[in-house]
Molecule: transfer RNA
Organism: Afifellaceae bacterium
RNA sequence: UGGGGGAUAGUUUAAUGGUAGAACUACGGACUCUGACUCCGUCAGUCUAGGUUCGAAUCCUAGUCCCCCAG
Repeated sequence: UGGGGGAUAGUUUAAUGGUAGAACUACGGACUCUGACUCCGUCAGUCUAGGUUCGAAUCCUAGUCCCCCAG
């Protein structure tokens, strides 16, 4: 420099263009003499900027970062 892949909650991971789900963590409660386990609930997310569309995590363009391949 060229090509390919990836970025979603604090962490991991889903999601045919049509309400962004789950697990763990954290917090609150129930249970318990106390703790653990278990159960219930709450909080928390689409890398950035544009475009297409009635509607974008998803499609298109550009950018940032990471990984792989070639030189």